This is a predicted structure of a 553-nucleotide part of an RNA (large-subunit ribosomal RNA, domain V) from a Planctomycetota bacterium.
Context: one part of a larger RNA
RNA sequence: AUCACAGUUGGACGAAAAGACCCCGUGAAGCUUUACUACAGCUUGAUAUUGAAUUAGGGAUACAUAUGUUCAGAAUAGGUGGGAGCCUUCGGGCGCCAGUGAGAUACCACCCUUGUGUGUUUUUAAUUCUUACCCCGACUUGUCGGGGGACAGUGUCUGGUGGGUAGUUUGUCUGGGGCGGAUGCCUCCCAAAAUGUAACGGAGGCGUUUACAAAGGUCGGCUAUCCCGGAAUGGAAACCCGGGAGAUAGUGUAAAGGCAAAAGCCGGCUUUACUGCGAGACCAGCCAGUCAAGCAGUCGCGAAAGCGGAACUUAGUGAUCCGACCAUUCAAUAUAGGAUGGUGGAAGCUCAACGGAUAAAAGCUACUCCGGGGAUAACAGGCUAGUCAGGUCCAAGAGUCCACAUCGACGACCUGGUUCGGCACCUCGAUGUCGGCUCGUCGCAUCCUGGGGGUGAAGAAGCUCCCAAGGGUUUGGCUGUUCGCCAAUUAAAGCGGCACGCGAGCUGGGUUCAGACCGUCGUAAGACAGGUCGGUCUCCUAUCCACUGUGAU
Numbered sequence: 001a002u003c004a005c006a007g008u009u010g011g012a013c014g015a016a017a018a019g020a021c022c023c024c025g026u027g028a029a030g031c032u033u034u035a036c037u038a039c040a041g042c043u044u045g046a047u048a049u050u051g052a053a054u055u056a057g058g059g060a061u062a063c064a065u066a067u068g069u070u071c072a073g074a075a076u077a078g079g080u081g082g083g084a085g086c087c088u089u090c091g092g093g094c095g096c097c098a099g100u101g102a103g104a105u106a107c108c109a110c111c112c113u114u115g116u117g118u119g120u121u122u123u124u125a126a127u128u129c130u131u132a133c134c135c136c137g138a139c140u141u142g143u144c145g146g147g148g149g150a151c152a153g154u155g156u157c158u159g160g161u162g163g164g165u166a167g168u169u170u171g172u173c174u175g176g177g178g179c180g181g182a183u184g185c186c187u188c189c190c191a192a193a194a195u196g197u198a199a200c201g202g203a204g205g206c207g208u209u210u211a212c213a214a215a216g217g218u219c220g221g222c223u224a225u226c227c228c229g230g231a232a233u234g235g236a237a238a239c240c241c242g243g244g245a246g247a248u249a250g251u252g253u254a255a256a257g258g259c260a261a262a263a264g265c266c267g268g269c270u271u272u273a274c275u276g277c278g279a280g281a282c283c284a285g286c287c288a289g290u291c292a293a294g295c296a297g298u299c300g301c302g303a304a305a306g307c308g309g310a311a312c313u314u315a316g317u318g319a320u321c322c323g324a325c326c327a328u329u330c331a332a333u334a335u336a337g338g339a340u341g342g343u344g345g346a347a348g349c350u351c352a353a354c355g356g357a358u359a360a361a362a363g364c365u366a367c368u369c370c371g372g373g374g375a376u377a378a379c380a381g382g383c384u385a386g387u388c389a390g391g392u393c394c395a396a397g398a399g400u401c402c403a404c405a406u407c408g409a410c411g412a413c414c415u416g417g418u419u420c421g422g423c424a425c426c427u428c429g430a431u432g433u434c435g436g437c438u439c440g441u442c443g444c445a446u447c448c449u450g451g452g453g454g455u456g457a458a459g460a461a462g463c464u465c466c467c468a469a470g471g472g473u474u475u476g477g478c479u480g481u482u483c484g485c486c487a488a489u490u491a492a493a494g495c496g497g498c499a500c501g502c503g504a505g506c507u508g509g510g511u512u513c514a515g516a517c518c519g520u521c522g523u524a525a526g527a528c529a530g531g532u533c534g535g536u537c538u539c540c541u542a543u544c545c546a547c548u549g550u551g552a553u
Stems, first nucleotide, its partner, number of pairs: 001553008010545003015538001022373004027369002029365004035168005041161003045157005051129016068112001075105001078111005085094003133148007171183003180200001184206006207354001208252001209311002216270007224248001225245006250259002253316001255314003274297004280291003286355001299308003322348001325345004330341002380427001381425001382423003386420001388416006397407002434509001435507003439501001440498005447472003450467006474488005515533004519528003
C1' cells in the first nucleotide's frame, strides 16, 4: 500500500417529507365585528279575508231658519241686478219722490259672512253586537253548547331592526414583511454643456386667483431699487434737490428662466376672456398635451402701420359609463300629437390609491390549507468592517521635578474577523436552532510553569515589554442559561477558531405548533423578544470516503 473481517459516525451541504417559519398569489378556508350587500327571523303601517250598530268630534252637501250696529240718516244700510209699484180685514201700511249718506230701503231674483236644526254622505276615536274567522267541550261527524271576535291568524305591498345565516372585500411601492411615510400635477438640483434619465436622494409649491372702477384688449405716457451729500417742522425711515452704483426693484401665487422707449408703473377708451376653420410643427408607446401663420364672419383700440381668439412663461387637475339640463331643418312604410332615442353644447366625481376594477366593503388565524420563492427575512456560511478587539505613529498633559517607570487627550495609520450591524451572494422539491454532556483539535493577542529587557526594581511582592503554545488550566451553590454573582481551593482557575466545533453521538431545561391561566391591548375573533403549567427528538439495519482494531498478501 492493497484486500478481507469486526467496528466508530466526521463528510457525502447523508435519507425521509415539492419548508409548517418568512414573503408572494388581485389562491382557499374557518372565525369576528359598530366592513359592504343580501336573506331568514322579529316588528310598523296599508290592504284583502272583513260584517252590523251606537255615541262623540271633524269635513262636504241639500233644505229650512236666523245672522250683519262707525258717523249722518225715523234706524242694526251684508252685496248686486231689476224696479214704480206691492200688501190689505179697504181702515190703512210699506215704498217711489224728498232728505241723509261712500252706498237707500217696498216687492222680485241671485249670492256673501257667521250660526242653529234636520237629512244624506265621508272620516277619526271609543264602545257594543254576531254571522265570517279562531279556541275548547260534547256526541248522533255536522251540528249543538261555551269562550274570544271583526281583533287575532294568513296573503300582498311597505318602513325599521337584523353576524342568526350567506356571499365577498379588506390596494400598491417598500434595501424581507409589518409599523411609519408615499401615491396626481408644477419648479430647481442630482443630470455627466442637445433631449431624456433612477433612488424611502436634496429643497419647495399646487388642487387657485383677476370681470365692466380688471390683475384682460388696445392707445399714450413713465422708470425702478440702493447708497452718499444737502434742505423748515423732519427724527433710522414721509416729500424735495444734486450726485453715484446700475436692474440688486417689480411681476397676484413656489421656484427657475425671462423682462427697461419693458412682460414693471400710470391714465383714456373698451370686452378678441369672440364664432366657423386651420397649412405646418413640437412632444409622444397609446390616450392625451402644446405652439401656430393664414382664411371667412363680427367687433375693440389706434390718425395710421397695426395689435387683439385672456393673463411674462411653466402648476391650479380627472378618461369612459350613467342620469339630468339647454339647443336641434335629426329617427320608425298611414298621419298628427306625445313618449323615447340620436346629434351639438355646457354642468354633476379629494373616482386624491389622482389611466379612475363596484353605485356599494373592515379585521383575526398558534386550528389552519394549497401553489410558489433562496426573485425575499429568521440560523449558519460569504463580502464589508461603521461598531468591536488588538497594535503602531505624533505627544498636549498626568506622574513633586521629568512627555515616554506607568498612563496618555486631540488626531493619524494599520491588523484581526470572536460582538452588534450592513448587503441579500449558495441553500425555502428543508444546510435541525440556545445551553449542557461526550470527544477533541488548532491559533496565540500567554492565565500558570520557563528564559529575558526596563522600572518611580533595596529585599519580598508588583507594573510593563520581549521570547516562548511542551505540558497544565479545580470543585460546588443560584439560574434552562452562555455569561454572571457567591463559596472554598489552586502554580493557574487564559482568550478565541473549528456550521456561535460536535443532535444519521446523547439530552431537550430554554426558544418555537396544537391545551390552559394571568396582566396588558383590542368592540370582538384574537395579539404580546410579557409571565406561567403541559407538550411524540425518525433510521437495533452505513453504500462510498474517512478513522480504529485484527488478519492475510
The prediction has a mean pLDDT of 82.